[in-house]
């Protein structure tokens, strides 16, 4: 790296170096950025995956925050894949129905983080 499991609409800042990009990939949209992007360093904070303690239904719950990670704009910034439901107008049709567009729902794919396996 691949794989497995869990979570992802909450939360949380400043300074220094730096000097033009950034918000994962592809496409579209939207946003941040010389009132200083990315990256690096320092301090602080948020959270609770590992961890510590207690309870005990043995798999969960509660508390804690020293240590290992992680994170500190916008829902994982939004959408794109298929399904169901609703709605609008257009085309075909005697009518149902089908196709297109938009929205909602719970999923899938991809991604991020942790732990485990290797």
């Nucleotide at each position: 790296u691949u794989g497995u499991u869990a979570u992802c609409a909450a939360g949380a800042a400043a300074g220094g170096u730096g000097g033009a990009g950034g918000g994962a990939a592809u496409a579209g949209a939207c946003c941040c950025u010389g009132c200083g992007a990315a990256a690096c360093c320092u301090u602080a904070g948020c959270a609770a995956c590992c961890c510590u303690u207690u309870g005990u239904u043995u798999a969960c719950a509660a508390a804690g925050a020293a240590g290992g990670u992680g994170c500190u704009a916008c829902a994982u910034u939004c959408u794109a894949c298929a399904a169901u439901u609703u709605g609008a107008a257009u085309u075909u049709u005697a009518a149902a129905a089908a196709a297109u567009c938009a929205a909602a729902u719970a999923g899938a794919u991809a991604g991020a983080u942790a732990a485990c396996c290797c």
SAM riboswitch aptamer (S box leader) from Mangrovimonas spongiae, 118 nucleotides, folded computationally. The coordinates come from a structure-prediction model, not an experiment, and the mean pLDDT is 80. Taxonomically the source falls in Mangrovimonas (Bacteria, Pseudomonadati, Flavobacteriia, Flavobacteriaceae). Of the family's consensus pairs, 97% are formed in the model.